A computed fold for a 140-nucleotide RNA from uncultured Pseudobacteroides sp., annotated as c-di-AMP riboswitch aptamer (ydaO/yuaA leader). Its mean pLDDT, the model's own confidence on a scale to 100, is 83. It matches the Rfam family "c-di-AMP riboswitch aptamer (ydaO/yuaA leader)". Gene Ontology terms of the family: cyclic-di-AMP binding and regulation of gene expression. The organism belongs to Pseudobacteroides, within Bacteria.
[in-house]
């Protein structure tokens, strides 16, 4: 100076100043929560939420099954591959093409459809990309 993301900005206070702390405000984002509507259900086969981060195969450590063992079979399945719903970047802006990437993780705790009023929570963390076309803006 840019990027992912809701994760930013402003005011006051103490202080020589800045920063930090504290107290507020704005903005952005999430959850709960009526009527009407929806579901006529589908409740251990648990269920649900944030997030782009879901889903499908292959393979398989392992576990379970029915009295004991062996074998076989069935079911589930970490890790690992190959994809995929979906998501991001390419430095003035948006569009298209092309290219390069991500497709994690966490939480609630028996429980939640939507949802006005209302209630409530968060504002962290992590990074370093710069190809082209035709427009618009701006400019010497």
């Nucleotide at each position: 100076u840019g990027c992912c993301u809701a994760a930013u900005c402003c005011u006051u206070u103490a202080u020589a100043a800045a920063g930090u702390g504290a107290a507020g405000g704005a903005a952005c984002g999430g959850g709960g929560g009526a009527u009407a509507c929806a579901u006529u259900u589908u409740u251990u086969u648990g269920g649900g939420g944030u997030u782009a981060a879901u889903c499908u195969g292959c393979c398989a450590a392992u576990a379970u099954u029915a009295c004991a063992c062996u074998u076989u079979a069935a079911u589930a399945a970490a890790a690992g591959c190959a994809g995929u719903a979906g998501g991001g970047a390419u430095a003035c802006c948006a569009c298209u093409c092309a290219u390069c990437c991500c497709g994690c993780a966490c939480c609630c705790g028996a429980c939640a459809g939507c949802u006005a009023a209302c209630c409530u929570c968060g504002u962290a963390g992590g990074c370093a990309u710069u190809g082209a076309g035709a427009g618009g803006a701006g400019g010497a």